[in-house]
RNA sequence: UGCGAUUUGGCGCAGAGGAAGCGCGCCAGGCUCAUAACCUGGAGGUCGCCAGAUCGAAACUGGCAAUCGCAA
Numbered sequence: 001u002g003c004g005a006u007u008u009g010g011c012g013c014a015g016a017g018g019a020a021g022c023g024c025g026c027c028a029g030g031c032u033c034a035u036a037a038c039c040u041g042g043a044g045g046u047c048g049c050c051a052g053a054u055c056g057a058a059a060c061u062g063g064c065a066a067u068c069g070c071a072a
Stems, first nucleotide, its partner, number of pairs: 001071007010024004018055001026042005048064005
């Protein structure tokens, strides 16, 4: 320098156009003599950034950035 992959709650990941969910974790309650386990509820996300197309974008297009890999 070129090419490719990835970027979504604290962590690991889903979500391929009608607007974001799962597991773990966290908080509260229930259960228990108590803890764990189990059950119920809750908080937590400008979906890497900036533009564009669209009635409508996490998703499509362009540019940029970061991480990882390949080639030189």

Description: A computed fold for a 72-nucleotide RNA from Umbelopsis ramanniana, annotated as transfer RNA. Taxonomically the source falls in Umbelopsis (Eukaryota, Fungi, Mucoromycota, Umbelopsidomycetes). The RNAcentral record of the sequence draws on ENA and Rfam. Its Rfam family is "tRNA". It is annotated as a transfer RNA. Its mean pLDDT, the model's own confidence on a scale to 100, is 85.